The prediction has a mean pLDDT of 82.
Predicted 3D model of a 74-nucleotide RNA (transfer RNA) from a Candidatus Yonathbacteria bacterium.
Its Rfam family is "tRNA".
[in-house]
């Protein structure tokens, strides 16, 4: 160099054809339970969807560049 694949909540990860409030698990806080703890149940915070720029009424999601991890080829 060249091709492919990934980047979304502290972590692991979905979001398929652009449009319905950006979610799930696990952690964290409170709150009910208990003589307590732990567990289960309830609730709440937690994101400018890697960056920048276009297209478009309207972009996590299309399209160009760019950072970065991961794999192949040479």
């Nucleotide at each position: 160099g060249c091709c492919g694949g990934g980047g979304u909540a502290g972590c692991u990860c979905a979001g398929u054809u652009g449009g319905u409030u950006a979610g799930a698990g696990c952690g964290g806080g409170c709150g009910u339970u208990u003589c307590a703890u732990a567990a289960g149940c309830g609730c709440c915070a937690g994101g400018u969807c890697g960056g920048c720029a276009g297209u478009u009424c309207a972009a996590a999601u299309c399209u160009g560049c760019c950072c970065u991890c991961c794999g192949g080829c040479a």

Source information
The sequence is in RNAcentral, with records from ENA. Taxonomically the source falls in Candidatus Yonathiibacteriota (Bacteria, Bacteria candidate phyla).